[in-house]
RNA sequence: GCCCCUGUAGUUCAAUGGAUAGAACAGCGCACUCCUAACGCGCCGAUCUAGGUUCGACUCCUGGUGGGGGCA
Numbered sequence: 001g002c003c004c005c006u007g008u009a010g011u012u013c014a015a016u017g018g019a020u021a022g023a024a025c026a027g028c029g030c031a032c033u034c035c036u037a038a039c040g041c042g043c044c045g046a047u048c049u050a051g052g053u054u055c056g057a058c059u060c061c062u063g064g065u066g067g068g069g070g071c072a
Stems, first nucleotide, its partner, number of pairs: 001071007010025004018055001027043004048064005
């Protein structure tokens, strides 16, 4: 330099083009307990970025950018 894959809560993952973007773990609070842990209930928290297509985009298309891989 060229090509391919990939980017969603703190982490690991979901989400036919149409729901209020969902869950587990983590964090915080409450309850339980002599205390802690475990268990139970609740809360917080995310679509890499700029455009385009569409009635409607996490999803499709293009550029940029981060990560991974292959060739040289």

The RNA shown here (transfer RNA) has 72 nucleotides and comes from a bacterium. It was read from a public genome assembly. Its Rfam family is "tRNA". The family's RNA type in Rfam is transfer RNA.